[in-house]
Transfer RNA from Phialocephala subalpina, 72 nucleotides, folded computationally. It matches the Rfam family "tRNA". By type it is a transfer RNA. The sequence is in RNAcentral, with records from ENA. The prediction has a mean pLDDT of 82.

RNA sequence: GCCUCCUUGGUCUAGUGGUAAGACGUCUCUCUCACACAGAGAAGAUCGCGAGUUCGAUCCUCGCAGGUGGUA
Numbered sequence: 001g002c003c004u005c006c007u008u009g010g011u012c013u014a015g016u017g018g019u020a021a022g023a024c025g026u027c028u029c030u031c032u033c034a035c036a037c038a039g040a041g042a043a044g045a046u047c048g049c050g051a052g053u054u055c056g057a058u059c060c061u062c063g064c065a066g067g068u069g070g071u072a
Base pairs, nucleotide, nucleotide: 001071002070003069005067006066007065010024011023012022013021018055026042027041028040029039030038048064049063050062051061052060
């Protein structure tokens, strides 16, 4: 240089065109003399950036950035 794949809350992962789900973590409440465990609830992601297609994009197309693997 070329090719493949990946980028989604603090972390790890789901989600194959119709307003993003779960676990862990965080916070609050209940429980306890207290802590832990357990139970209930809440907050938290303009889906890496930009453009395009579409009535509508996390999803399709193009470019850019970062990363993984392969190759001379």
Taxonomically the source falls in Phialocephala fortinii species complex (Eukaryota, leotiomyceta, sordariomyceta, Leotiomycetes).